[in-house]
Molecule: small-subunit ribosomal RNA
Organism: wastewater metagenome
RNA sequence: AGAGUUUGAUCCUGGCUCAGAACGAACGCUGGCGGCGUGGAUGAGGCAUGCAAGUCGAUCGAGAAUCCUGGAGUAGCAAUACAACGGGAAGAAAGAGGCGAACGGGUGAGUAAUGUAUGGGCAACCUGCCCUUUAGUCUGGGACAACCUGCCGAAAGGCGGACUAAUACCGGAUGUGAUAGCACAGCACAUGCUGUGUGAUUCAAAGGUGGGGAUCGCAAGACCUAUCGCUAAAGGAUGGGCCCAUAUUCCAUCAGCUUGUUGGUGAGGUAACGGCUCACCAAGGCUUACGGAUAGCUGGUCUGAGAGGAUGGUCAGCCACACUGGGACUGAGACACUGCCCAGACUCCUACGGGAGGCUGCAGUCGAGGAUCUUGGACAAUGCGCGAAAGCGUGAUCCAGCGACGCCGCGUGCAGGAUGACGGCCUUCGGGUUGUAAACUGCUUUUUUGAGGGAUCAAUUGAACGGCGCUAACACCGCCGUGAGAGGAUAGUACCUUAAGAAUAAGAGACGGCUAACUCUGUGCCAGCAGCCGCGGUAAUACAGAGGUCUCAAGCGUUGUUCGGAUUUACUGGGCGUAAAGGGUGCGUAGGCGGUAUUGUGUGUCGGAUGUGAAAUCUCCCGGCUUAACUGGGAGGCAGCAUCUGAAACUACGAUACUAGAGUUCGGGAGAGGAAAGUGGAAUUCUUGGUGUAGCAGUGAAAUGCGUAGAUAUCAAGAGGAACACCCGUGGCGAAGGCGACUUUCUGGACCGAUACUGACGCUGAGGCACGAAGGUCAGGGGAGCAAACAGGAUUAGAUACCCUGGUAGUCCUGACAGUAAACGUUGCGCACUUGGUGUGGGAGGAGUUAACCCCUUCCGUGCCGGAGUUAACGCGUUAAGUGCGCCGCCUGGGGAGUACGGCCGCAAGGCUAAAACUCAAAGGAAUUGACGGGGGCCCGCACAAGCGGUGGAGCAUGUGGCUUAAUUCGAUGCAACGCGAAGAACCUUACCUAGGCUUGACAUGCAGAGUUCAACCGGCGAAAGCCGGCGGCCCCGCAAGGGGCGAUCUGCACAGGUGCUGCAUGGCUGUCGUCAGCUCGUGCCGUGAGGUGUUGGGUUAAGUCCCGCAACGAGCGCAACCCCUGUGACUAUUUGCCACUCCGCAAGGAAGCACUCUAGUCAGACUGCCUGUGAUAAGCAGGAGGAAGGUGGGGAUGACGUCAAGUCAGUAUGGCCUUUAUGCUUAGGGCUGCACACGUGCUACAAUGAAUGGUACAGAAGGAUGCAAGACCGCGAGGUGGAGCAAAUCCCCAAAACCAUUCUCAGUUCAGAUUGGAGUCUGCAACUCGACUCCAUGAAGCUGGAAUCGCUAGUAAUGGCGCAUCAGCUACGGCGCCGUGAAUACGUUCCCGGGCCUUGUACACACCGCCCGUCACAUCAUGGGAGCCGUCUGCACCCGAUGUCACUGAUGCAACCCGCAAGGGAGCCAGGUGCCUAAGGUGUGGGUGGUGACUGGGAUGAAGUCGUAACAAGGUAGCCGUUGGGGAACCAGCGGCUG
Repeated sequence: AGAGUUUGAUCCUGGCUCAGAACGAACGCUGGCGGCGUGGAUGAGGCAUGCAAGUCGAUCGAGAAUCCUGGAGUAGCAAUACAACGGGAAGAAAGAGGCGAACGGGUGAGUAAUGUAUGGGCAACCUGCCCUUUAGUCUGGGACAACCUGCCGAAAGGCGGACUAAUACCGGAUGUGAUAGCACAGCACAUGCUGUGUGAUUCAAAGGUGGGGAUCGCAAGACCUAUCGCUAAAGGAUGGGCCCAUAUUCCAUCAGCUUGUUGGUGAGGUAACGGCUCACCAAGGCUUACGGAUAGCUGGUCUGAGAGGAUGGUCAGCCACACUGGGACUGAGACACUGCCCAGACUCCUACGGGAGGCUGCAGUCGAGGAUCUUGGACAAUGCGCGAAAGCGUGAUCCAGCGACGCCGCGUGCAGGAUGACGGCCUUCGGGUUGUAAACUGCUUUUUUGAGGGAUCAAUUGAACGGCGCUAACACCGCCGUGAGAGGAUAGUACCUUAAGAAUAAGAGACGGCUAACUCUGUGCCAGCAGCCGCGGUAAUACAGAGGUCUCAAGCGUUGUUCGGAUUUACUGGGCGUAAAGGGUGCGUAGGCGGUAUUGUGUGUCGGAUGUGAAAUCUCCCGGCUUAACUGGGAGGCAGCAUCUGAAACUACGAUACUAGAGUUCGGGAGAGGAAAGUGGAAUUCUUGGUGUAGCAGUGAAAUGCGUAGAUAUCAAGAGGAACACCCGUGGCGAAGGCGACUUUCUGGACCGAUACUGACGCUGAGGCACGAAGGUCAGGGGAGCAAACAGGAUUAGAUACCCUGGUAGUCCUGACAGUAAACGUUGCGCACUUGGUGUGGGAGGAGUUAACCCCUUCCGUGCCGGAGUUAACGCGUUAAGUGCGCCGCCUGGGGAGUACGGCCGCAAGGCUAAAACUCAAAGGAAUUGACGGGGGCCCGCACAAGCGGUGGAGCAUGUGGCUUAAUUCGAUGCAACGCGAAGAACCUUACCUAGGCUUGACAUGCAGAGUUCAACCGGCGAAAGCCGGCGGCCCCGCAAGGGGCGAUCUGCACAGGUGCUGCAUGGCUGUCGUCAGCUCGUGCCGUGAGGUGUUGGGUUAAGUCCCGCAACGAGCGCAACCCCUGUGACUAUUUGCCACUCCGCAAGGAAGCACUCUAGUCAGACUGCCUGUGAUAAGCAGGAGGAAGGUGGGGAUGACGUCAAGUCAGUAUGGCCUUUAUGCUUAGGGCUGCACACGUGCUACAAUGAAUGGUACAGAAGGAUGCAAGACCGCGAGGUGGAGCAAAUCCCCAAAACCAUUCUCAGUUCAGAUUGGAGUCUGCAACUCGACUCCAUGAAGCUGGAAUCGCUAGUAAUGGCGCAUCAGCUACGGCGCCGUGAAUACGUUCCCGGGCCUUGUACACACCGCCCGUCACAUCAUGGGAGCCGUCUGCACCCGAUGUCACUGAUGCAACCCGCAAGGGAGCCAGGUGCCUAAGGUGUGGGUGGUGACUGGGAUGAAGUCGUAACAAGGUAGCCGUUGGGGAACCAGCGGCUG
């Protein structure tokens, strides 16, 4: 720091996704150790049990256990035991009293401000304990607990009586002082504050402990002293209370809220200000209020380059809460977590009468949940409470335990070790890889285990002693020092030493791209994967497994969440012509912004200083744990806020001026600017009348319609409404919508020229107001034409349309609504600046003229083209989309949706405002290359046309489909399959079927073993194949026996074999577009780029053929040429060919010859070369000459880049898969020939241009040895007999049509020949299924062929025969060739088909056989409405009203004080009562919000459903926008608008 993903490719816009970091996490797999942290995020749900707040005897009374002691008495002979009753020590439990319990600890429900943060204020306040200072601490009194006792109660507990102490309670005194008033002084921030003086009223107290020389006292003690307390006051410190400013989430689909409300006066209340409360008065106050949702806030934390964004767990500060709601009491402090009262819910106890309780303290439990720990140890340390202290208490805290939850550290060994071992995996079979990895050798011992030693954390306290101080005092006490003793939870832990031994210790994820890392096997759109793009349909680097590799590592992945990447909310740092986005237009309020000069102030701004910004956190430096994490110290930083002070350029405010902005005045001309009234002519329609007769109208063609009742046409007159031709112009005017005959009246604005005046009066403009096409609505008129709806006629598969005939609203006027358009320049308004050219409208000036035009300058408007610049590109370009400033509006992926709900407006239609769930990975803009178009232009082709002949009808042949079958083997399927593979299926072929056999095999190679089993021959079975039996090798050594070797054969193993599958795994070959003229490259140039240019253009050609031009210049594959045949000639050659001349011969022929023909080799010739014309003088074209041939002479071979996953695994080759006593091999027979039918290709015909008979003539090219076969003979013939000649220019095979003559005379025939019967020939092992041919007989359909369709442009079509391959024969009428005879027509390119080039549109790119819209049907999902139903929150009205404060009352009750001898009275207090307020509750009625709901609306998604074809091309009726009507649906029609 970026990357993937829209496209065939490109640039841009734009969303989605990924790589990073983090976490109080959870889940999966795995798991050795330690340190430091951290751990109920959900149900503020319920809780068993234990603990979490006590302490003080130096405040007080009483005082159990225990100990010491005296001890009547009892028992006992005694020792002794027990023991009433005393004294002392000790001090449990409880009580009175004091202090604490308001801290500490928990949680985040509530709270959007009574909170928090920052900074201020209190002259409006309080503050226990603590510190400093001053002054005191005198004198009395009466009670209440405990204890005892009586009673009630199950209990909890309560009531009564009697006794008693105090630092408990209550009087009196004193008054340093405090508090009203007054006076003076000083000060200040408004009310005021401070100090001094005066004087009035009121207001205090408590004692405990230690010690003690003198004095007093019987004693206690007084007294003195020290200390701890107590009281009053002042100050401080600390902690709090209140007030102010600023900041503090989202929703405007919450826009108005408020009656103690806002203020005043007075009173009450409070520690204190205050409507805090009350009475009265005034009518104010607030405005992001009010309402709703969510949420504790902060230091900080995470992320980020930063600005920001998200967050607030642990730690720290503040707040709030303590079962829910309310209330007060006590107190310095509470409206109180482990206090009280009441109400409610819940739980527990109960004797049913009544009681008890509150873990959001620490552990723990249940529940809910994806999920969060031990019912541990200790007060040793730190702190807190109490205490004089020792000390006690402390689930605060310190430790330990559990959890890989996080961060950090360590280890699982190190070195050597190649024959690169075994095994695994892959393999091209050679090898590669795992891999120095292992084994093996040597070494080490962190960790582990055993053994031994063993901490820091401790500071204090403290008997005793010393010094100093206090004091009358060497007591006591305080301080300092020495210091016996006491004191460690963690922990026998950390750490250290030692022993043993590589010993105890590795996994997880990934490997298609992003993204580091690849192969095999299995699977076969299945199973599955997936963050995005996307993988999987038989060769998956994407699924699953394996091997290997990569990345991290005691962890690794996944999921969730946050920030980042995302400049994708843009302050830093975005946009709005076409991608999302300029308001339909103006006027104008608030607001924002604002010309020149001088001056003042000092708001913003800038500088300096001070305070604050808690600590922790963060950064840097230094230090402590072996390191690190962690932690200590120091420094820095901490946006900011506040105060003081300075500056004065800019900004702001005040003042004074100015005229360049803006406006006013005068004079002009231009204009469809607006409103009203009037007038006019043309045209349509209608009415009346005349003329006139059969049609008119309408369309692609028709019909409906009108017309003999007289239309249309035509003439005249009249009526009526609407609109204003030409002029008319990217001309004018207006803010926009919009405005078009003429005249008049009224009226708005702009422009030009000129002068004077005002003196910033300006720009923009949220809300607001006004205007606002067409359509539409209401009311009243009007209504000629046009025309939604409607009706009819056509078209059509249908036609709710397009076309036609009619036709109503409407269109017009008046008044009132409505308020929208593609209301568009898709471009807000204003100002300024920035090269030009050329039109046009209005005005002025100059020059000039008789006048004027032209011309020059200038201002305002309106167009075109273009420079810089800009833009993604297209384009824009002084009328900016350039460069800047000011203000407003708007946008943030597509769909859902401009929809729902709510609100506002409207008579309605509807408008404005405006979401979410859900769903997709795109949707889009511009441009590029193609393809396509029922777009355009140019051109070509037997493409059409012009012709000739066919096919389609018949019979037959042949191929295919279908059917049939045991099998009818397989393939080819639009053109480009179908007389195709097949240049030849009776067996064979043959792949198919049935049946019989073989199994290393019919065929190849290798290895091992046996070894005469084999072959040949003979015999048997058999349809054959085959099986069984018999007989039965060669070479060498050796006399022989025997041994060795070779070859058959057999046994076994490797393997053979497969016309089995996949042509969509392939090679090769082929078809097709198409013998069409195209397809590309290098360099350069243009473009951000895909790409373009070249290759386009003007001509021309059969041709991208050539010429010219040109940012292109060249080149390649194609075209053409080179090759072959043919057409002319020359030369060479002359046999098997030829025969003119010569000779021989009757002739055939021979000799001779090579002239000619032919043959076959080499050449020549043709090149637009020449001429004329034309053309750009070019290329070329037209004509001509010459020539055998003339403009590629004719024909062939030759097929560019590519397309069709075209064809072929069955020609061969070949990957993979399948098969192996069978899918292989073999044999016989059958089938491929099967026949209701359909199609293709052919043959023969239908006849007289013919048929038949007879006669006569002329080829070329092939072939020939298991062959061609002559002459001769036989047969009607097919053919037979026989065999000369010929391995061939020598021999053989060799024409028919034509021509001549005759017959037939238009008929199913003397046409046609199918079919059938008979008789034969030939081939072959064999013609039954299933051959060809011959003869005789038979003699079918058929009389020229519907729709439609094919071939051919010259030696062509048509027609006639001949040959060859395959082959024993043949289905050949097929295929490939050859020659004979031998035409017609082409005006031309409108149309059909195919193709080429250019251009245009495109929503297509699998490319129009494309894309795509809507209804309907089905399934799933989310959502709106909905009679209602249920919950929750809340307003208002009323009822009831616990507890409690306050007020009033208080006849009952009452110790302290007063009067009184007393009784009693008074003061005062309390119970009780009443009243106001008030929680919960109740009733009624509203509102908000959530859930649910029969039914219902649309929406989204879904692999192949139904109906149509709306859109994209002129999409076949151009499309779209607004509106109205109509229709199964897309849609159609009307009116106006736009060009996208």